[in-house]
Context: one part of a larger RNA
RNA sequence: CUGGGCGUAAAGCGCGCGUAGGUGGUUUGGCAAGUUGGAUGUGAAAGCCCCGGGCUCAACCUGGGAAUUGCAUCCAAAACUGCUAAGACUAGAGUGUAGUAGAGGGAAGUGGAAUUCCGGAGUAGCGGUGAAAUUCGUAGAGAUCUGAAGGAACACCAGUGGCGAAGGCGGCUCUCUGGACCAACACUGACGCUGAGGUGCGAAAGCGUGGGUAGCAAACGGGAUUAGAUACCCCGGUAGUCCACGCCGUAAACGAUGUCAACUAACUGUUGGGCGGGUUUCCGCGUAGUGGUGCGCAGCUAACGCAUUAAGUUGACCACCUGGGGAGUACGGCCGCAAGGCUAAAACUC
Numbered sequence: 001c002u003g004g005g006c007g008u009a010a011a012g013c014g015c016g017c018g019u020a021g022g023u024g025g026u027u028u029g030g031c032a033a034g035u036u037g038g039a040u041g042u043g044a045a046a047g048c049c050c051c052g053g054g055c056u057c058a059a060c061c062u063g064g065g066a067a068u069u070g071c072a073u074c075c076a077a078a079a080c081u082g083c084u085a086a087g088a089c090u091a092g093a094g095u096g097u098a099g100u101a102g103a104g105g106g107a108a109g110u111g112g113a114a115u116u117c118c119g120g121a122g123u124a125g126c127g128g129u130g131a132a133a134u135u136c137g138u139a140g141a142g143a144u145c146u147g148a149a150g151g152a153a154c155a156c157c158a159g160u161g162g163c164g165a166a167g168g169c170g171g172c173u174c175u176c177u178g179g180a181c182c183a184a185c186a187c188u189g190a191c192g193c194u195g196a197g198g199u200g201c202g203a204a205a206g207c208g209u210g211g212g213u214a215g216c217a218a219a220c221g222g223g224a225u226u227a228g229a230u231a232c233c234c235c236g237g238u239a240g241u242c243c244a245c246g247c248c249g250u251a252a253a254c255g256a257u258g259u260c261a262a263c264u265a266a267c268u269g270u271u272g273g274g275c276g277g278g279u280u281u282c283c284g285c286g287u288a289g290u291g292g293u294g295c296g297c298a299g300c301u302a303a304c305g306c307a308u309u310a311a312g313u314u315g316a317c318c319a320c321c322u323g324g325g326g327a328g329u330a331c332g333g334c335c336g337c338a339a340g341g342c343u344a345a346a347a348c349u350c
Base pairs, nucleotide, nucleotide: 004321005320007304008303012318014201015200016199017198021194022193023192025089026088027086028085029084030083031082033081034080035077036076037075038074039073040072041071042070049065050064051063052062053061054060092191093188094187095186096185097184099181100180104177105176106175108173109172110171111154116149118147119145120144125136162169163168206247207246208245209244210243211242215241216240220236221235222234223233258317259316260315261314262313263312267294274285275284277283278282299306300305323350324349325348332343333342334341335340
């Protein structure tokens, strides 16, 4: 150096985009760097190995050979890799025309139900619990009724339904906008894949400035429970939750399963497209694609299980792992307003 792994044992970056690098479809010609064959030179001697010889044998000494798997030069080959040319090709990738579905994203507007507050009318309790009490209420509560204010969230539809790279996305309308799918035809002509650094996005909580605050609710206060109760239960309640802008950059960011491509039984459901049938709604059929789900063969797996959405069989590239604790810590560096994040040890110990 090669050789092992990464769903649950240690191990897939939270997710994209993308630089360098790595890697890369088909055809023909050229070159000959890699590659292959041959020749020459060199690869000191000794040693090792083989065949002999000499000390009575051996160790030892000695002759010859082999080996020295390498390097250099020259000649040759052209399948493969590479380089190069062909206004080369179209199966990868992409573009155009016409459509399809969707909680994909941003902005603006708007709707009803409910809670709360204010108001009307009205009288004695309400509320809460296992049971209670604190709390609220004759300064008029609770229940009830139109009215009015404001904030937040959108019941039913709703679905192992849909969309998105992930985080995530759900009333309705309009506007701006990303992606996917799809039939036929045309076009570009390998433009591809991966991706160290880098860069962007990134739930909740938290932070800064300004606003907003109905409900809920860390902290906090009170009532209970209890041996105690810094809790579970109850009454209150501030940050926060909401909006704008700017930070933070972490999660069991999970499918605990990196991305891309090819191949490998059968079956079922859904969405869209196509074809056929019936009066529309709709129903049926086969095919291909896409997304999701369940069950299962081969195969794989330590087992559990996975099984065309692979954890099967292969290829390309990246990340990561190497006994437990110490420790995702210390120190240093970088980032951050801070909280802290990223990178990341050792002594010692079992």